This is a predicted structure of an 89-nucleotide RNA (c-di-GMP-I riboswitch aptamer) from an Anaerolineae bacterium.
The coordinates come from a structure-prediction model, not an experiment, and the mean pLDDT is 89.
The sequence was found by an Rfam model in a public genome assembly.
It matches the Rfam family "c-di-GMP-I riboswitch aptamer". Gene Ontology term of the family: cyclic-di-GMP binding. About the family: GEMM was predicted in a large-scale screen for bacterial structured RNA regulatory elements.
The source organism's lineage runs through Bacteria, Bacillati, Chloroflexota and Anaerolineae.
[in-house]
RNA sequence: ACUCGAUAAAGGCAAAGCCAGCGAAAACUGGCGACGCAAAGCUAUGGGUCUAAAGUCUCUUUGGAGACCAUGACUGCCAAGCCGCCGAA
Numbered sequence: 001a002c003u004c005g006a007u008a009a010a011g012g013c014a015a016a017g018c019c020a021g022c023g024a025a026a027a028c029u030g031g032c033g034a035c036g037c038a039a040a041g042c043u044a045u046g047g048g049u050c051u052a053a054a055g056u057c058u059c060u061u062u063g064g065a066g067a068c069c070a071u072g073a074c075u076g077c078c079a080a081g082c083c084g085c086c087g088a089a
Stems, first nucleotide, its partner, number of pairs: 004087002012037002017032005035076001041082003045079003048074003055068005
């Protein structure tokens, strides 16, 4: 240095749920809270997943309903890229 990852040390993140905010929704943000995480740090690049406001189309009792659709999201779904703490075997 690389691979690797302890019942090590120091520090870190925070699932579900609840409260508040925000949003059309999915989600997100803050607080409480810890299921877990050695990249659960960063990037929506490929795949995947969620949502469907606007738009288009169809139907309609003209109130609306349905279908499609990402330009909205998710990295704690899998890859990829970038960066990084510690050091037993």